Transfer RNA from a Candidatus Dormibacteria bacterium, 83 nucleotides, folded computationally. It matches the Rfam family "tRNA". The family's RNA type in Rfam is transfer RNA. Its family is annotated with triplet codon-amino acid adaptor activity in the Gene Ontology. Model confidence (mean pLDDT): 80 of 100.
RNA sequence: GCGCGGAUGGCGAAAUGGUAGACGCGCGGGGCUUAGAACCCCGUGGGGUAAAACCCGUCCGAGUUCGAUCCUCGGUCCGCGCA
Numbered sequence: 001g002c003g004c005g006g007a008u009g010g011c012g013a014a015a016u017g018g019u020a021g022a023c024g025c026g027c028g029g030g031g032c033u034u035a036g037a038a039c040c041c042c043g044u045g046g047g048g049u050a051a052a053a054c055c056c057g058u059c060c061g062a063g064u065u066c067g068a069u070c071c072u073c074g075g076u077c078c079g080c081g082c083a
Base pairs, nucleotide, nucleotide: 001082002081003080004079005078006077007076010025011024012023018066026044027043028042029041030040031039045056046055047054059075060074061073062072063071
């Protein structure tokens, strides 16, 4: 330099045009226990508020679309292969 793949919560990971974050881990609270482990239940992106409402959020920028995590173009970073 060329080709391919990837970037989504605290972490792993799903969703492939239509409520963003299923599911698992972790964390917080509760139940159970003499006390724990295990197990079960509830909650858990950020800002904002007394609580809400509301705003923002899928690496970054632009485009297509009524609508983009998803499609197109450019860029950044990471991995693999080739030279």